[in-house]
A computed fold for a 384-nucleotide RNA from uncultured Luteitalea sp., annotated as Bacterial RNase P class A. Lineage of the source: Bacteria > Vicinamibacteria > Vicinamibacterales > Vicinamibacteraceae > Luteitalea. RNAcentral holds the sequence, with entries from MGnify. The prediction has a mean pLDDT of 76. Its Rfam family is "Bacterial RNase P class A". The family's RNA type in Rfam is ribozyme.
RNA sequence: UCGUCCAGGCGAUCGCUGGCAGAGGGACGCAAGUCCGCUGCUGGAGGAAAGUCCGAACUCCGCAGGGCAGUGCGCCGGGUAACGCCCGGGCGGGGCAACCCGACGGAAAGUGGCACAGAAAAUACACAGCUGACGUUCUCCGCAAGGGGAGCAAGCAAUGGUGAAAAGGUGCGGUAAGAGCGCACCGCGCGGCCGGCAACGGACGUGGCAGGCAAAACCCCGCACGGAGCAAGACCAAAUAGGGAGGCGCUCGAGGACGGCCCGUCCGAAGCCUCCGGGUAGGUUGCUCGAGGCCGUCAGCAAUGCCGGUCCCAGAGGAAUGAUCGCCCGUUCGCGCCGCCGCAAGGGGGCGCGGGCCGACAGAAUUCGGCUUACCGGACGACU
Numbered sequence: 001u002c003g004u005c006c007a008g009g010c011g012a013u014c015g016c017u018g019g020c021a022g023a024g025g026g027a028c029g030c031a032a033g034u035c036c037g038c039u040g041c042u043g044g045a046g047g048a049a050a051g052u053c054c055g056a057a058c059u060c061c062g063c064a065g066g067g068c069a070g071u072g073c074g075c076c077g078g079g080u081a082a083c084g085c086c087c088g089g090g091c092g093g094g095g096c097a098a099c100c101c102g103a104c105g106g107a108a109a110g111u112g113g114c115a116c117a118g119a120a121a122a123u124a125c126a127c128a129g130c131u132g133a134c135g136u137u138c139u140c141c142g143c144a145a146g147g148g149g150a151g152c153a154a155g156c157a158a159u160g161g162u163g164a165a166a167a168g169g170u171g172c173g174g175u176a177a178g179a180g181c182g183c184a185c186c187g188c189g190c191g192g193c194c195g196g197c198a199a200c201g202g203a204c205g206u207g208g209c210a211g212g213c214a215a216a217a218c219c220c221c222g223c224a225c226g227g228a229g230c231a232a233g234a235c236c237a238a239a240u241a242g243g244g245a246g247g248c249g250c251u252c253g254a255g256g257a258c259g260g261c262c263c264g265u266c267c268g269a270a271g272c273c274u275c276c277g278g279g280u281a282g283g284u285u286g287c288u289c290g291a292g293g294c295c296g297u298c299a300g301c302a303a304u305g306c307c308g309g310u311c312c313c314a315g316a317g318g319a320a321u322g323a324u325c326g327c328c329c330g331u332u333c334g335c336g337c338c339g340c341c342g343c344a345a346g347g348g349g350g351c352g353c354g355g356g357c358c359g360a361c362a363g364a365a366u367u368c369g370g371c372u373u374a375c376c377g378g379a380c381g382a383c384u
Stems, first nucleotide, its partner, number of pairs: 001382006008328007016044007025036004046361001050372002053370005058229004070225005075089005090104001091102004105220002110218002113213002127160002129156003135152007168186006187209001188207004193202003233285004243276006255267004292311005298305002329359001330357009340347002
């Protein structure tokens, strides 16, 4: 530096919850049976169960086909049910190294932006600066030819300064001074060649160079994408209200109260009864055996896949998975004792006793594959 694993252990007692078995205790029921309780055995959170950020299974709704809009992704090859994930490779960056990081298509399609500083932030520009060859003004020396000085026009972009970024870099030549102006090397563009499935790399030729940063700015290009989610959905199904059909009744009294029934008494007036269907509460299901775990062979650098063997590993629902005690382990504090290193100050260790932490992050809710985030510490392996 990278990877894998563990996540206090054991025992006793008392509970919570799922399943199975038993006895036949209680309630309801004609019964079948249902519910509650009892006894025994047995299962009972995680590496992240979390965030709900991606991808799927499953379910319902939608859907002729195509397009726009929107969202996401973006080097190449492979893996996978699929992915924005993983593996291998390429390129770029960081590190002495093991190794780590990268939304890594397009900035000469277009539109827009670039704070501060700076002369100038992209049609390049000229603050300081260099030159002032050619041209020209003034002046000095000189008989003259000519030479010197100061300036202007003009030339330049090397040097300095600013900045995250200033229109290739280094060196030599060249020049009035400079400059790809010329050349060599490096970089860049283009061309074919060679290697590679490819991304890309290599050597060669050629062009003096062809235009800053940012596309997690709009945008362009390419690819993908219908929506909602287990509170999905399915089944059973009270009471009340409302709907439909049928029957009875409106004083010749339906129905109700008293009552075991009849008579009877009282109430009573436009409703009442039965059935059907929708549907609420409630219940059942979906529900946990699955792209499943472990071991092994084989293929592959690997991710992963084939085959064989073996195992069953929570399914609750206002929501269980806990509490107490004892011993041990870990960690930390204090005291005591004993060694070690050192001249010393001091440093570091072992054992015993007592106390603290009661021992990191955290807690299933339809199920998988990932990513991200949180985390006291410990063990093992490989590499530098």